[in-house]
A computed fold for a 74-nucleotide RNA from a Patescibacteria group bacterium, annotated as transfer RNA. Rfam family: tRNA. For this family Rfam cites "tRNAscan-SE: a program for improved detection of transfer RNA genes in genomic sequence" (Lowe and Eddy, Nucleic Acids Res, 1997). The family's RNA type in Rfam is transfer RNA. Rfam links the family to the GO term triplet codon-amino acid adaptor activity. Taxonomically the source falls in Bacteria candidate phyla (Bacteria). Its mean pLDDT, the model's own confidence on a scale to 100, is 81.
RNA sequence: GCGCGUGUAGCUCAGCUGGUUAGAGCGUCACACUGAUAAUGUGAAGGUCGAUGGUUCGAGUCCAUCCACGCGCA
Numbered sequence: 001g002c003g004c005g006u007g008u009a010g011c012u013c014a015g016c017u018g019g020u021u022a023g024a025g026c027g028u029c030a031c032a033c034u035g036a037u038a039a040u041g042u043g044a045a046g047g048u049c050g051a052u053g054g055u056u057c058g059a060g061u062c063c064a065u066c067c068a069c070g071c072g073c074a
Base pairs, nucleotide, nucleotide: 001073002072003071004070005069006068007067010026011025012024013023019057028044029043030042031041032040050066051065052064053063054062
């Protein structure tokens, strides 16, 4: 340099053929339970969906460029 893949919550990930509220597990916080912890239960907070543009009535999802990481080829 060329090709392919990945990028979504603090961490690991799902999100189908573009559609009506962006989710799960773990973690964090509060409450319940306990003599107190742990475990368990209930609830909450936490996201410009890597960046910028474009297409569309509508984009996490499609397109272009760029960035980071990984794999392969030279």